Overview
Predicted 3D model of a 474-nucleotide part of an RNA (large-subunit ribosomal RNA, domain I) from Diddensiella caesifluorescens. RNAcentral holds the full RNA, with entries from SILVA. The prediction has a mean pLDDT of 81. NCBI's taxonomy places the organism under Eukaryota, Opisthokonta, saccharomyceta, Saccharomycotina, Diddensiella. It matches the Rfam family "Eukaryotic large subunit ribosomal RNA". Rfam links the family to the GO terms ribosome and structural constituent of ribosome. The family is grouped with related families in Rfam's "LSU clan".
Context: one part of a larger RNA
RNA sequence: GUUUGACCUCAAAUCAGGCAGGAUUACCCGCUGAACUUAAGCAUAUCAAUAAGCGGAGGAAAAGAAACCAACAGGGAUUGCCUUAGUAACUGCGAGUGAAGCGGCAAAAGCUCAAAUUUGAAAUCUGGCGUCUUUGGGCGUCCGAGUUGUAAUUUGAAGAAGGUAACUUUGGGAUUGGCCCUUGCAUAUGUUCCUUGGAACAGGACGUCAUAGAGGGUGAGAAUCCCGUAUAUGGUGAGGUGUCCAUUCCCUUGUAAAGUGCCUUCGAAGAGUCGAGUUGUUUGGGAAUGCAGCUCUAAGUGGGUGGUAAAUUCCAUCUAAAGCUAAAUAUUGGCGAGAGACCGAUAGCGAACAAGUACAGUGAUGGAAAGAUGAAAAGAACUUUGAAAAGAGAGUGAAAAAGUACGUGAAAUUGUUGAAAGGGAAGGGCUUGAAAUCAGACUUGGUAUUCAGUGAUCAACUGCCUCUCGGGGU
Numbered sequence: 001g002u003u004u005g006a007c008c009u010c011a012a013a014u015c016a017g018g019c020a021g022g023a024u025u026a027c028c029c030g031c032u033g034a035a036c037u038u039a040a041g042c043a044u045a046u047c048a049a050u051a052a053g054c055g056g057a058g059g060a061a062a063a064g065a066a067a068c069c070a071a072c073a074g075g076g077a078u079u080g081c082c083u084u085a086g087u088a089a090c091u092g093c094g095a096g097u098g099a100a101g102c103g104g105c106a107a108a109a110g111c112u113c114a115a116a117u118u119u120g121a122a123a124u125c126u127g128g129c130g131u132c133u134u135u136g137g138g139c140g141u142c143c144g145a146g147u148u149g150u151a152a153u154u155u156g157a158a159g160a161a162g163g164u165a166a167c168u169u170u171g172g173g174a175u176u177g178g179c180c181c182u183u184g185c186a187u188a189u190g191u192u193c194c195u196u197g198g199a200a201c202a203g204g205a206c207g208u209c210a211u212a213g214a215g216g217g218u219g220a221g222a223a224u225c226c227c228g229u230a231u232a233u234g235g236u237g238a239g240g241u242g243u244c245c246a247u248u249c250c251c252u253u254g255u256a257a258a259g260u261g262c263c264u265u266c267g268a269a270g271a272g273u274c275g276a277g278u279u280g281u282u283u284g285g286g287a288a289u290g291c292a293g294c295u296c297u298a299a300g301u302g303g304g305u306g307g308u309a310a311a312u313u314c315c316a317u318c319u320a321a322a323g324c325u326a327a328a329u330a331u332u333g334g335c336g337a338g339a340g341a342c343c344g345a346u347a348g349c350g351a352a353c354a355a356g357u358a359c360a361g362u363g364a365u366g367g368a369a370a371g372a373u374g375a376a377a378a379g380a381a382c383u384u385u386g387a388a389a390a391g392a393g394a395g396u397g398a399a400a401a402a403g404u405a406c407g408u409g410a411a412a413u414u415g416u417u418g419a420a421a422g423g424g425a426a427g428g429g430c431u432u433g434a435a436a437u438c439a440g441a442c443u444u445g446g447u448a449u450u451c452a453g454u455g456a457u458c459a460a461c462u463g464c465c466u467c468u469c470g471g472g473g474u
Stems, first nucleotide, its partner, number of pairs: 027058001028056004038045001042092001068075002079106004089097002110324003113270001123150001124145002127142006159266006166260005171251004176246003179242001180240006190206001191222001192205004207224002209213001215227003275296007302319005359366002379406001382393004463474004
């Protein structure tokens, strides 16, 4: 304070935060692990430290800052490529297998623990509550973890402690712009005339733009009709992210932290591990390259390595048994782009279509066929026969000899129509004839056009003559 419920015990529902087994699996890591095959047979060998199988990840993984390579005047993490090299080496020394150092290139990056008494002071961290807020955050406070050890310092190239000398460098946040990523927008020039056609994007004529004549669409081959294309690694707008670069501002600090030279004294460094024996496996690794099982099992002026076992001796080189680390590299999966001397519907994926579909099989599993009316449905109103399907007309359309069995529509095959033949099967070869059809030539007629020639007539113009004056003659 409460009796419409405080406290204790339990159950259920809802659950801050946290964890997550499954799927996928092209590339990657770890395990397990064959045979076909080759050896012209086959057993070691080879296929192969492969396939199938199991486990685990990431956008990459793995590896990685030497217990390395070497033997040089030495080099200096890892990875990948070229080369070394089909070499050294292994191998019924058969078949076959098969590296590494150096050198060149791509990319480059270095670090952290354990092992020390902070010992004049656990200086460290999770959580609750409050508050500020950039929330895996800051500050305050209270429990808790923790001396069987949380921090600071140190990692061998060192380093620590003490002394000495001078110098050098600093943290956090916000704003704006750039860079980066995603996504928009703007930016030329004919639809001029004639012809064909259903349609002009065709043929002819005359133009225009071009840093744009890539490509696609539009009723047929469209630079110029539409979208685009070039300029453009550009201009301009919106959103996002990193804190990479620059600008401006705020907070914080120093009696702080870190780095560097010299001198002195010290200088801790990983165990059932290294190593040895043996068995199996593996390797180019051969008196044993690596790995694993069992037995034995170390050292600290120690230990490993130095490609032929062992002893003695010297030299060289690293520092195992703990850990992190970008890039160069890989990628038949996923996501997002671009291209092609690829295929073009029996091809190319099994699948251009309602395809892993229909269907088959108890199941594992197997597994098809199937694209195209037209520019536009304008997809056939209406009439008539019929129960209807369908037909006959009509209509649409450029075309229905394009009617949703639809572009073109071959062949075998079938029906119908026409022609021909018919004893020796049909068929074939050679020769000849008949019929039909086609092409060409020849003859004749008609029509149209063009060219050439001759003649007549008419008109116009011109010269000359005449005159009754645009009258007559030539």